[in-house]
RNA sequence: GACGAACGCUGGCGGCGUGCUUCACACAUGCAAGUCGAACGGAAAGGCCCGCUUGCGGGUACUCGAGUGGCGAACGGGUGAGUAACACGUGGGUAACCUGCCCCCAUCUCUGGGAUAACCGUUGGAAACGGCGGCUAAUACCGGAUACGACCACGCCCUGCAUGGGGUGUGGUGGAAAGUUUUUGCGGUUGGGGAGGGGCCCGCGGCCUAUCAGCUGGUUGGUGGGGUGAUGGCCUACCAAGGCGUUGACGGGUAGCCGGCCUGAGAGGGCGGUCGGUCACAUUGGGACUGAGAUACGGCCCAGACUCCUACGGGAGGCAGCAGUGGGGAAUUUUGCACAAUGGGCGGAAGCCUGAUGCAGCGACGCCGCGUGAGGGAUGACGGCUUUCGGGUUGUAAACCUCUUUUAUCCACCACGAAGGCGGUGUAUUCGCACCGUUGACGGUAGUGGUUGAAUAAGCGCCGUCUAACUACGUGCCAGCAGCCGCGGUAAGACGUAGGGCGCGAGCGUUGUCCGGAUUUAUUGGGCGUAAAGGGCUCGUAGGCGGAAUAUCAAGUUAGGGGUGAAAGGCCUGGGCUCAACCUAGGAACGGCCUCUAAAACUGAUAAUCUUGAGUCCGGAAGAGGAUGGCGGAAUUCCCAGUGUAGAGGUGAAAUUCGUAGAUAUUGGGAAGAACACCGGUGGCGAAGGCGGCCAUCUGGUCCGGAACUGACGCUGAGGCGCGAAAGCGUGGGGAGCAAACAGGAUUAGAUACCCUGGUAGUCCACGCCGUAAACGAUGUGUGCUAGCCGUUGGGGCACUUAGUGUUUCAGUGGCGCAGCUAACGCGUUAAGCACACCGCCUGGGGAGUACGGUCGCAAGAUUAAAACUCAAAGGAAUUGACGGGGGCCCGCACAAGCGGUGGAGCAUGUGGUUUAAUUCGAAGCAACGCGCAGAACCUUACCAGCCCUUGACAUGGGCGUCGCGGAUCCUGGAGACAGGAUCCUUCAGUUCGGCUGGACGCCACACAGGUGCUGCAUGGCUGUCGUCAGCUCGUGUCGUGAGAUGUUGGGUUAAGUCCCGCAACGAGCGCAACCCUCGCCCUUAGUUGCCAUCGGUUCGGCCGGGCACUCUAGGGGAACUGCCGGUGAUAAGCCGGAGGAAGGCGGGGAUGACGUCAAGUCCUCAUGGCCCUUAUGGGCUGGGCUACACACGUGCUACAAUGGCGGUGACAGUGGGCAGCGAGGCAGCGAUGCCAAGCCAAUCCCAAAAAGCCGUCUCAGUUCGGAUUGUUCUCUGCAACUCGAGAGCAUGAAGGUGGAAUCGCUAGUAAUCGUGGAUCAGCAUGCCACGGUGAAUACGUUCCCGGGCCUUGUACACACCGCCCGUCACGCCAUGGGAGUUGGUUUUACCCGAAGCCGGUGCGCUAACCGCAAGGAGGCAGCCGACCACGGUAAGGUCAGCGACUGGGGUGAAGUCGUAACAAGGUAAC
Repeated sequence: GACGAACGCUGGCGGCGUGCUUCACACAUGCAAGUCGAACGGAAAGGCCCGCUUGCGGGUACUCGAGUGGCGAACGGGUGAGUAACACGUGGGUAACCUGCCCCCAUCUCUGGGAUAACCGUUGGAAACGGCGGCUAAUACCGGAUACGACCACGCCCUGCAUGGGGUGUGGUGGAAAGUUUUUGCGGUUGGGGAGGGGCCCGCGGCCUAUCAGCUGGUUGGUGGGGUGAUGGCCUACCAAGGCGUUGACGGGUAGCCGGCCUGAGAGGGCGGUCGGUCACAUUGGGACUGAGAUACGGCCCAGACUCCUACGGGAGGCAGCAGUGGGGAAUUUUGCACAAUGGGCGGAAGCCUGAUGCAGCGACGCCGCGUGAGGGAUGACGGCUUUCGGGUUGUAAACCUCUUUUAUCCACCACGAAGGCGGUGUAUUCGCACCGUUGACGGUAGUGGUUGAAUAAGCGCCGUCUAACUACGUGCCAGCAGCCGCGGUAAGACGUAGGGCGCGAGCGUUGUCCGGAUUUAUUGGGCGUAAAGGGCUCGUAGGCGGAAUAUCAAGUUAGGGGUGAAAGGCCUGGGCUCAACCUAGGAACGGCCUCUAAAACUGAUAAUCUUGAGUCCGGAAGAGGAUGGCGGAAUUCCCAGUGUAGAGGUGAAAUUCGUAGAUAUUGGGAAGAACACCGGUGGCGAAGGCGGCCAUCUGGUCCGGAACUGACGCUGAGGCGCGAAAGCGUGGGGAGCAAACAGGAUUAGAUACCCUGGUAGUCCACGCCGUAAACGAUGUGUGCUAGCCGUUGGGGCACUUAGUGUUUCAGUGGCGCAGCUAACGCGUUAAGCACACCGCCUGGGGAGUACGGUCGCAAGAUUAAAACUCAAAGGAAUUGACGGGGGCCCGCACAAGCGGUGGAGCAUGUGGUUUAAUUCGAAGCAACGCGCAGAACCUUACCAGCCCUUGACAUGGGCGUCGCGGAUCCUGGAGACAGGAUCCUUCAGUUCGGCUGGACGCCACACAGGUGCUGCAUGGCUGUCGUCAGCUCGUGUCGUGAGAUGUUGGGUUAAGUCCCGCAACGAGCGCAACCCUCGCCCUUAGUUGCCAUCGGUUCGGCCGGGCACUCUAGGGGAACUGCCGGUGAUAAGCCGGAGGAAGGCGGGGAUGACGUCAAGUCCUCAUGGCCCUUAUGGGCUGGGCUACACACGUGCUACAAUGGCGGUGACAGUGGGCAGCGAGGCAGCGAUGCCAAGCCAAUCCCAAAAAGCCGUCUCAGUUCGGAUUGUUCUCUGCAACUCGAGAGCAUGAAGGUGGAAUCGCUAGUAAUCGUGGAUCAGCAUGCCACGGUGAAUACGUUCCCGGGCCUUGUACACACCGCCCGUCACGCCAUGGGAGUUGGUUUUACCCGAAGCCGGUGCGCUAACCGCAAGGAGGCAGCCGACCACGGUAAGGUCAGCGACUGGGGUGAAGUCGUAACAAGGUAAC
């Protein structure tokens, strides 16, 4: 885009079309084929006339039932079952034919005869329908005559493409007619011609299947005969053995065919409904009759099934005609009107008949047209929806104003389609012509005029992308959507609803089907190295294709002419319905087929040539080419013997195994079988498989040179023949080594494996099978053409300086590479380039190279080769990452080397778990767990219980009231919040002096407040981590179809993408480094609260004067840069060593964290979208809880002791902190601490004692170690230490004797060890942050573990190895194969039966016409017999389908089980 459609929602009108696609299922009822009295005898009914009048009789033929007869009924109408066929289409043939009615020409129409229906009588039957007897007519039937013509025989003439055809003469044989009548009419016969129709035959054309490959007995042909309108095996007898087939016979499946219709640019593809042509069929099967025509839809006979009637004896029927009914189905109409028109039958005609046809009805089933109003109308109304709350949108839409009236309603008028025929008149009269009248189903319809009034008329689908159209709410992987991809798990433009929008519009969507897009079967117009696809390889049949030149022919080809190509349809130009759809006229076209004429280039054919393709010959050459026989040495194993002794062998390590009965090792001898080291080589040969010691024999192919011969002999090759690795099979040998199966030993969770020890088939030979391989160059064969360079093998030529070298040329075999090709990789004269010829093969993945069937095979199996079902992919090449039990290079307390810990104990602290009314919440490998928490008794506090408040503890706004607010003390109730009261202190600012403004408080109502409620997976910000790792990118250029690459890789070097060099790159940015802070040296400035070298004083204390040199403080500056020297490196960057220096190669430490990753952490710091709560999930309060305790883990402290405890001594720091504070000193207390109290807002005073140290003692013990736990008495803080603080004294004195597997930190002022300070804080540190004192050991080195960086490689990974993924088993579902059988369809063969019927025979029964005087005959009929034959039956097959216990595999399914096969070297490389 289309449809004979259906379904859903909706539906105003008209025109034109169209309407059982399914059960060729069954049919009630009515109608669909009759007509003619001008063929006939006639008169049942009606009319008319007569008689007589209940009614009957007669006549007439206006008319006509039934009958005889004629014509029609073979047309028209229906359907598509069958049919793959001369059925259809197209073009021919008929010298092999027929043709009623019609037209033209010619001719005749003479003479006889016997019956019969109707009718009458009688009779059978329920009926249908008959029987018998009698009468009668014809255009019914029959005889005779005549006539062309027909047939036979014999001639003559003309003629053709064959058999032959045409004409004509003579003789013989048989052989026509019909009449009716008012007529000039209508008929009848014969012959010829025509028109139209038909039969038969032929060429060509149009479905699928080869898993149908062979078919055929009247089969193929001939002769004779029969039959037909006619050819012919159409039929029959005999003879011959043919005929058809890979150009697809035979079989199976499907199907009416065509003009045309739909689609498509076309070529094609699909379809064959309506209309037209044709065929076939008419309940199923068979058969003939009649006839011009049928093997007959509304005829006959028989058989079968079915239905109906019946008096049970018998009968009747055939809607695939029009309506209609039932059934089937998703689905398809009225039991209408009329013959007015067109057409048909009959008739002389009028006319009759006509479900053909013309019309109407029903159905949006399709196409076309019209309408549902038009113009104005902004405060952009209300309402709806939405919102960032401002608005936006619906939307000029509505309301409202003005106007119109198609359609629908009502009223009136009113067609075309009608011409003929008939009647009349006139005229001509041979026909006719003119005029008038009359004929309409549709239909009072179309149309026209008028009336009323916006009045009577809009839906459907869609809005993630394709694809035009977006928001809100609801829902929460639910409900649902979906054409593909896919949406939905709490912010859904995808579900549902709404608003809005988009599209089409009396329709709109959905479903189904076909074509297109699809160059996705490729003729136009594809491919085959790796994506699907080259046959394993030769030879060769058919076929296809084929070198040079000449002549002829004209099949192909080309040009022109003729015929045909029906109409309709389509196209063009016109015309008619108001337009259109529709109808109509003309034209062009109709690819095609047939035929005539012409041409001869090309293809073809024929004839005769040629040598370049191909082959032969001659001369040389290389070679693991093949076959057979023989020979050889090395090695292995075994046997014998010697020497010799305890092991050998094997592995990652072992064991099985061998060995004291003497192995292994070694020496000598012997046997056997198999394979041939070195040479040996991208060397050679062969068609491929393949071929390797040496020699001989036989044998195939190839190459080079020559140019004698043949003369296209060629290329390819469906089928076919042959060859064909390994394994395997059969028979017979052989068997050393190796080695499936098997056994044992190991390994392992297991180990039916990898490893080891053994070991049988097999491997070898002969003969015969098999016929497959990643049979690979994953690349069919042949020929020609298209740059080169470098190797190598075989041969030839030329040149030279000849162990040879150089050059050139043919044939092979390799590496690179231009053009070109390719998706890329790559190929590239050995093409995957450019062409030609021929063959094979492919058409998404799985199912499946499987099933079934066939062929082959001894088997194994091979070959040929599907479908159901299922998926939205499977796949190729390349790219970037990530990963690897891949590789290379290099780092890091990563390992190693060391030191000290953790893991064991007790306690502290955090977490899990458990418990609980609550034990608030978060953090979860590293990177949660002394984390948020720099400090939970109340508070904190978010949790729990109870008691209270509701505009609220807090903010802004409105109204009213008050003028202070606030603080302190006291009283009452209460657990308190809270409520009530008293006293005291204090009394706001501006001012226009107005309770005016601000401010504050109280009350009221409402907007709102409030939430540590949820979502860190809606977010901002901040943070952790990889990682202080050296990386991450950009611009321009270049390369690539592209993703991308290059730069950033490479050679060096560095802590570093640090620097140097090189380079299709050149630059740049974020990172690194440096700039910043601090420590270490020096200088300088300054000198109090710091310092004291020199001078003085002194109470001997830098205390005072004094000084600022030193220390120090804190400002400024210097200093270090591989700068210098040597070596090394490339002369570079740098590295190594040295000098000098406080410091040396980044001097130590800190701050500083690239692009990004982890949906990492945090909504409970803060901020914030959405959701939720609103007398509560908000607010206040009291008490409790966060402190629980069988247990488990992390982080710590203290220890286990002598490098120690205790006692004594009392030396030496540096950060810091201090007024609600630090607190000297004194006094009291054993002590925590208390009382009194100086100084200090700090380089001034205080905290403040530093501790390890040193001396003494203890002497290895659960202790003079260790300090838990518990008892008791106290201290301090605080409103308050019960739950639940810290400390002190006395008493108590637990575990613990250095810690399993495992695991952590640290590379120098570091670890270890020792104390000190601070934040938080009323009080509370073993935690955290900081400070100094003492002060080590070790690093060979980078193999390994972990993490990381760069380059490279492989990849089936890309939520990226915590990846991917395979197979069995178990379960559910689905389709399918096998299957004892069973059911049915179809078909074949043989036989039996044999209706009706035609044919043949017979015909003794019957018999009008003719013959005969008669008897009888001719002829006919019945009957009987035979042949053929439908249905039916029996038996045996073929084939297809259904079902089938059981069984085989396959597909699919949610997180099932077992293992780990594959992808990385996938952990045994894979196949």
RNAcentral holds the sequence, with entries from ENA. This is a predicted structure of a 1471-nucleotide RNA (small-subunit ribosomal RNA) from an uncultured bacterium. Its Rfam family is "Bacterial small subunit ribosomal RNA". Rfam links the family to the GO terms ribosome and structural constituent of ribosome.